Source information:
Predicted 3D model of a 97-nucleotide RNA (SAM riboswitch aptamer (S box leader)) from a Cytophagales bacterium. It matches the Rfam family "SAM riboswitch aptamer (S box leader)". Its family is annotated with regulation of gene expression in the Gene Ontology.

RNA sequence: AACUUAUCCAGAAAGACUGAGGGAUCGGGCCCUGAGAUGUCUUGGCAACCUGGUCAAAGGUGCCAAUUCCCGCUUGGAAAACCAAGAAAGAUAAGCA
Repeated sequence: AACUUAUCCAGAAAGACUGAGGGAUCGGGCCCUGAGAUGUCUUGGCAACCUGGUCAAAGGUGCCAAUUCCCGCUUGGAAAACCAAGAAAGAUAAGCA
């Protein structure tokens, strides 16, 4: 890497360095961005999957623009637009071999 299970409309940012792209991938849309993207580090915070336990602390992860930013596939609403539900894909945790 693969597989299984659970969750994904809530929540939580400052600084240093870097210096032009970024929002997983492809297409479309929309958005963020030299008033500094991205990445790394530090500090802080959110959260509560696992360990722990006094059900507290603490620890292992994770996360800190926008619903996983939205759509793409299927079904229903007669069709388009649109709406709803689900799937697929993805992310994270715990497990498995």

Its mean pLDDT, the model's own confidence on a scale to 100, is 84.
It was read from a public genome assembly, where an Rfam model found it.
Lineage of the source: Bacteria > Pseudomonadati > Bacteroidota > Cytophagia > Cytophagales.